Small-subunit ribosomal RNA, central domain from a metagenome, 346 nucleotides, folded computationally. The RNAcentral record of the full RNA draws on SILVA.
Context: one part of a larger RNA
RNA sequence: UUGGGUUUAAAGGGUCCGUAGGCGGGAUGAUAAGUCAGUGGUGAAAGCCCAUAGCUCAACUAUGGAACUGCCAUUGAAACUGUCAUUCUUGAAUCUAGUUGAAGUGAACGGAAUGUAACGUGUAGCGGUGAAAUGCAUAGAUAUGUUACAGAACACCAAUUGCGAAGGCAGUUCACUAAGCUAGUAUUGACGCUGAGGGACGAAAGCGUGGGUAGCGAACAGGAUUAGAUACCCUGGUAGUCCACGCCGUAAACUAUGAUAACUCGGUGCUGGCGAUAUACUGUCAGUGCCCAAGCGAAAGUGAUAAGUUAUCCGCCUGGGGAGUACGAUCGCAAGGUUGAAACUC
Numbered sequence: 001u002u003g004g005g006u007u008u009a010a011a012g013g014g015u016c017c018g019u020a021g022g023c024g025g026g027a028u029g030a031u032a033a034g035u036c037a038g039u040g041g042u043g044a045a046a047g048c049c050c051a052u053a054g055c056u057c058a059a060c061u062a063u064g065g066a067a068c069u070g071c072c073a074u075u076g077a078a079a080c081u082g083u084c085a086u087u088c089u090u091g092a093a094u095c096u097a098g099u100u101g102a103a104g105u106g107a108a109c110g111g112a113a114u115g116u117a118a119c120g121u122g123u124a125g126c127g128g129u130g131a132a133a134u135g136c137a138u139a140g141a142u143a144u145g146u147u148a149c150a151g152a153a154c155a156c157c158a159a160u161u162g163c164g165a166a167g168g169c170a171g172u173u174c175a176c177u178a179a180g181c182u183a184g185u186a187u188u189g190a191c192g193c194u195g196a197g198g199g200a201c202g203a204a205a206g207c208g209u210g211g212g213u214a215g216c217g218a219a220c221a222g223g224a225u226u227a228g229a230u231a232c233c234c235u236g237g238u239a240g241u242c243c244a245c246g247c248c249g250u251a252a253a254c255u256a257u258g259a260u261a262a263c264u265c266g267g268u269g270c271u272g273g274c275g276a277u278a279u280a281c282u283g284u285c286a287g288u289g290c291c292c293a294a295g296c297g298a299a300a301g302u303g304a305u306a307a308g309u310u311a312u313c314c315g316c317c318u319g320g321g322g323a324g325u326a327c328g329a330u331c332g333c334a335a336g337g338u339u340g341a342a343a344c345u346c
Stems, first nucleotide, its partner, number of pairs: 004317003007300002012314001014201004021194003025088007033081002035077008049065006091191001092188003095184006103177007110154001114150008125136002162169002206247006215241002220236004258313006266291009295302002319346003328339004
């Protein structure tokens, strides 16, 4: 490189936006760059291939042919691709009217619980465990009542639910912002799809500065357990967890399944619309689950939300270890991230 793959065997980029590039809906006309056909020139000779001939044969050699799949010029064709022009509405977008939701940002508010403080009642234990002890408590604890303060998280509703590109999102209310869906078929008229580089977002942990710190709790200390116990259990407890701003840029970032479009037997739920006077029945659009036919698959399974049948574009894979290491480059305050070998070995 050809070919083959990418749920679980190696392999889908964490997600989206988007540059170049690649690919791209219906109709008509023009053009003739690609494309196709004819003709001319050229494509050295030798060699290869074919046919004859010459050395006794062969190797070898000679003659002729074919071939040289190419390039240039020219004359045509016009289906397809391209280009130009006109046009269309079904792709895409916009508009109008509704509607949906834990979508985002900022602010305000709420109750339960926990902890602490003050005061009251009250007296000897409390707490904890498999059993204990460390710990707390006559300087009055635990328990109970009233009041105050603080921080964090939002029981029930709650679901196989919903929303978001992903990460993710859950008390209530307000403001601002975004999105989907449905109906109308009003507007534009291919404006589309994908997307190397690039940009933005990106859980938790971690880092910087400044706050905050109720509960929990790496490290650490003590008590147990044990042969030991740098653990599991218990009592404490610092970073952290929380907020603001700035970094980090990784996860089993998983549906281990890239994006978009089309087509393909059925059954049964849920969510949001629409039509109907209306509950219902039924139909339909969008989403979200389960079961299954064909097909696919090594099987497990998947099965209109495909891993089926096709098309376009991108990422990635090529035996195990060495190794996601070394070196170099680059990003980062650092921790480290990204890119990413080889020797050797089986």